[in-house]
């Protein structure tokens, strides 16, 4: 200068909102209200934990199994989408900036 790789899942959080529930107002079988703390729901490349894959060391009964340990860094518009609606979700380790 270029390429490749920087995984992948569950849970749970920061955060989001209004389908359902609760609440609270009304002209009250229902209507509105999220500028209602909540429950449900949705949820992080750059947040957490755990699991698995992969990597390398050791040691065995060596197609492998057991243990130990690595899995690093990462600032970021807008605009779009979004079966409820929005979001730190997807687009996106993007456009950019260093």
């Nucleotide at each position: 200068u270029a390429a490749a790789u920087g995984g992948c899942u569950u849970u749970c959080u920061a955060g989001g909102g209004u389908u359902c529930c609760g609440c609270g107002a009304c002209a009250c079988g229902g209507u509105c209200g999220g500028u209602c703390u909540g429950g449900u729901c949705c949820g992080a490349g750059a947040g957490a934990a755990a699991g698995c894959c992969c990597c390398g060391g050791a040691u065995c009964u060596u197609a492998g199994a057991u243990u130990c340990g690595g899995c690093a860094c990462a600032c970021g518009g807008a605009a779009g989408g979004g079966a409820a609606a929005a979001a730190g979700c997807c687009u996106g380790g993007g456009a950019g900036a260093u």